[in-house]
Context: one part of a larger RNA
RNA sequence: AACGAACGCUGGCGGCGUGCCUAACACAUGCAAGUCGUGCGAGAACGCGUCCUUCGGGAUGUUAGUAAAGCGGCGCACGGGUGAGUAACACGUAGGUAAUCUACCUCGAAGUCUGGGAUAACUGGCCGAAAGGUCAGCUAAUACCGGAUAAGACCACGACCUCCUCGGGGGUUGCGGCCAAAGGCGGCCUCUUCAUGAAAGCUGUCGCUACGGGAUGAGCCUGCGGCCCAUUAGCUAGUUGGUGAGGUAAAGGCUUACCAAGGCGAUGAUGGGUAGCUGGUCUGAGAGGAUGAUCAGCCACACUGGAACUGAGACACGGUCCAGACUCCUACGGGAGGCAGCAGUGGGGAAUAUUGCGCAAUGGGGGAAACCCUGACGCAGCGACGCCGCGUGGGUGAUGAAGGCCUUCGGGUCGUAAAGCCCUGUCGUGGGGGAAGAAAUCGUUGUCGGUCAAUAUCCGGCAGCGUUGACGGUACCCUACAAGAAAGCACCGGCUAACUCCGUGCCAGCAGCCGCGGUAAUACGGAGGGUGCAAGCGUUGUUC
Repeated sequence: AACGAACGCUGGCGGCGUGCCUAACACAUGCAAGUCGUGCGAGAACGCGUCCUUCGGGAUGUUAGUAAAGCGGCGCACGGGUGAGUAACACGUAGGUAAUCUACCUCGAAGUCUGGGAUAACUGGCCGAAAGGUCAGCUAAUACCGGAUAAGACCACGACCUCCUCGGGGGUUGCGGCCAAAGGCGGCCUCUUCAUGAAAGCUGUCGCUACGGGAUGAGCCUGCGGCCCAUUAGCUAGUUGGUGAGGUAAAGGCUUACCAAGGCGAUGAUGGGUAGCUGGUCUGAGAGGAUGAUCAGCCACACUGGAACUGAGACACGGUCCAGACUCCUACGGGAGGCAGCAGUGGGGAAUAUUGCGCAAUGGGGGAAACCCUGACGCAGCGACGCCGCGUGGGUGAUGAAGGCCUUCGGGUCGUAAAGCCCUGUCGUGGGGGAAGAAAUCGUUGUCGGUCAAUAUCCGGCAGCGUUGACGGUACCCUACAAGAAAGCACCGGCUAACUCCGUGCCAGCAGCCGCGGUAAUACGGAGGGUGCAAGCGUUGUUC
């Protein structure tokens, strides 16, 4: 000097930050991931109205094509938490990938033809305490499966050009094989078909399919760099290399069969201990040392261990399966669960907060949109935990009051300090006014442009108006009142700034070091006075 601090005494206000460093201990309760009806089929009830009624109730309309559920799509791999493990290509940095993938987004160019069979929901039966399951029957799709077309992709065999790390890559071209798709919503009659008008037609838009780029994200590989112990000296059989095969998006002992006998090591292998890494942070003149909270990047983990499924992406925190420990339910047959998400509880500990408000903003998911979801986030609450700012009054006032303390008894000092008088109003209390953060989206009006057969619809630009604030009646402003409610803590022997009296008498005690205390102690305890900091001041711990 610093701190995610703790403890003691004390404590007025505000702003901005920050807050389980210990048990990766166990968790009650609520919430933290949904959304789309413009993909699909089906579809309540309460309530209210009307009618009937044997007064028990029934019918019907509305509620409502709503709720809840189901099939399907996208999301759930992001965001949020933690630091257990990891000494490793985990991280940092510089490269490679001619060894690779990339949903949504974007650009280019092409297509979207024709058929089929199921299944959930639902209905009925059965089993079970429950969780849940089973059988039969019905039905739809942008769910699933055939066929067509195939520029192009992929596979095989050729030809040519070009580049190259000599393994191969890029491009052009020939022949053969193989691979697609799905519709929804709106408008219209120009074309086609039927013919007042409509559609299987045209058109707009959102999708769908295959291909080629881009962007973004990711996988893999390599050089170099960053801990301790030699009281750890030898380690290694998929081990090191090769060939064939398999596997992956992809190189590779990644896996496997066979062959060879290699590979690493005092420039520290192997083993053990400790540890997430970095940008940074603290300190320091720097070099360096220490550290890795908050914020940002990367990694790893999600009760413990293992495994795969789905998917563009996971071997998946709030998914599945198996095993284990623990907790809970049970009709004893069997089931359910995972806060290292946000709050909160117990426990541990010197020690660390509210079971708050809101999606108004920013961002994310879904949706054409309205909108829905979002403990991300924005805010509020608690804690002097830190930093910064402000206040606890200002002026005047000498009989130097009273009182305390000291005294050489003359006086000195607290001390202009107080009282008194004159002011001010930060803050406080009351009253009044009152934000910015909001721009969008959407609706509507107008106008311009595009698509189109079209003055329809749709898309886009601009302008006007309307609509949206958790914080919060907060900040801020005005006004009334009134010095009123707001100062402590440590120290005073030397280091080190600040001295006397009383008490005690090697006792009681102090102490960071030197050292004080045994009868005049500036060092113990108290008082008066002083010094230093100040809403803090000291102590302890840790780092430089």
This is a predicted structure of a 544-nucleotide part of an RNA (small-subunit ribosomal RNA, 5' domain) from an uncultured prokaryote. The prediction has a mean pLDDT of 84. Its Rfam family is "Bacterial small subunit ribosomal RNA". Its family is annotated with structural constituent of ribosome and ribosome in the Gene Ontology.